[in-house]
The prediction has a mean pLDDT of 83. This is a predicted structure of a 73-nucleotide RNA (transfer RNA) from an Erysipelotrichaceae bacterium. It matches the Rfam family "tRNA". It is annotated as a transfer RNA.
RNA sequence: GGGGCGUUAGCGCAGUUGGGAGCGCGCAUCGCUGGCAGCGAUGAGGUCACGGGUUCGAAUCCCGUACGCUCCA
Numbered sequence: 001g002g003g004g005c006g007u008u009a010g011c012g013c014a015g016u017u018g019g020g021a022g023c024g025c026g027c028a029u030c031g032c033u034g035g036c037a038g039c040g041a042u043g044a045g046g047u048c049a050c051g052g053g054u055u056c057g058a059a060u061c062c063c064g065u066a067c068g069c070u071c072c073a
Base pairs, nucleotide, nucleotide: 001072002071003070004069005068006067007066010025011024012023013022019056027043028042029041030040031039032038049065050064051063052062053061
């Protein structure tokens, strides 16, 4: 230098057909309990890496950039 894959909540990840942003763990509050453990209920938390384009509409398609992993040289 070139190819491929990845980047979504604090952490690990799904979202594969363009239209609802989600799951588990963690966190907060409440309840049960002698109990800060355990169980249950409710809830908060997001620039979907960044910039631009296409589209009525983009996490999703296109172009570029950054970072990580990997292959080739």
Lineage of the source: Bacteria > Bacillati > Bacillota > Erysipelotrichia > Erysipelotrichaceae.